[in-house]
Context: one part of a larger RNA
RNA sequence: CCGUGGAGAAGGAACUAGGCAAAUUAGCCCCGUAACUUCGGAAAAAGGGGUGCCUCCUCCUCCGGCCCUGCCGGAGGAAAGGUCGCAGUGAAAGGGUCCAACCGACUGUUUAACAAAAACACAGGGCUCUGCAAAAUCGAAAGAUGACGUAUAGGGCCUGAUACCUGCCCGGUGCCGGAAGGUUAAGGAAGGGGGUCAUUCGCCGCAAGGCGGAGAAGCUCCCGACUGAAGCCCCGGUAAACGGCGGCCGUAACUAUAACGGUCCUAAGGUUCGAGCGAAAUUCCUUGUCGGGUAAGUUCCGACCUGCACGAAUGGUCUAACGAGUUGGACACUGUCUCCUCCACGAGCCCG
Repeated sequence: CCGUGGAGAAGGAACUAGGCAAAUUAGCCCCGUAACUUCGGAAAAAGGGGUGCCUCCUCCUCCGGCCCUGCCGGAGGAAAGGUCGCAGUGAAAGGGUCCAACCGACUGUUUAACAAAAACACAGGGCUCUGCAAAAUCGAAAGAUGACGUAUAGGGCCUGAUACCUGCCCGGUGCCGGAAGGUUAAGGAAGGGGGUCAUUCGCCGCAAGGCGGAGAAGCUCCCGACUGAAGCCCCGGUAAACGGCGGCCGUAACUAUAACGGUCCUAAGGUUCGAGCGAAAUUCCUUGUCGGGUAAGUUCCGACCUGCACGAAUGGUCUAACGAGUUGGACACUGUCUCCUCCACGAGCCCG
């Protein structure tokens, strides 16, 4: 010097990113207990007091015995009196508390070995598919799961308790329905053409034969009007389907602002009688401005609204309870600190 413990004057978070770590609190009994609330809670809220041992004429509860109005014995308690220490849950074990905000309702689940959370799940809500040999899924198939279930059932997707609610847009993409028209495959097919060829014609040759032309049927190859389903085009519906939800100019008896008007664009322009929230886990400018808290506050809380770029099941807003979640503050407490000191044990190091 290091590690693990123990103690500390005065102060008490001045430490630090942050009270990290440590300290405080602690069991049981009695008193007492706020806002808020889904009336269950919050709550061990908070905050106080008591606590050992001995005696006991007294009282209470329970058990046993007896000669059962009661007495005796045992255990526990209440009250009273007494007694010792600095200290009586005398050691060990054994909640620190409160206020406010954000997120997630909650108990739960998760990155085995750097993340436990605001992530996942959840009850609840919605859309959609599925009539049973169900849909969906695994499997070349047989077969199986679904399910020995049957729409109060099963699958998929989204949201995420409760409360109050969930506005406008179907132009694009998707899905559903429609079938008049357009387009459209294989296939079919009127017709046309090519090849082959019986036969026949012409020329050459004495002949055998050679060369050339035409060419039925059949076989074969090609083209092909026309016909020809779904799909697509088309018509309609659908947003708790994927998604989207404007710009400029002017205007009121100070000024400012604009209920109001005009105009362009759009599928519709972000909420019609008052949606709600908002510098937010979202605000760049920004430490916005005002108020609160502090002696002093880029954080925090309450407002304002100029929302760079909130907004309604990619859910919006509030919310009791809950959280090893995040943030700000307060009390208590302390070696975190001012500022370090001492002790015990262990390691290292030095000497032998």
Molecule: large-subunit ribosomal RNA, domain IV
Organism: Thermoflavifilum aggregans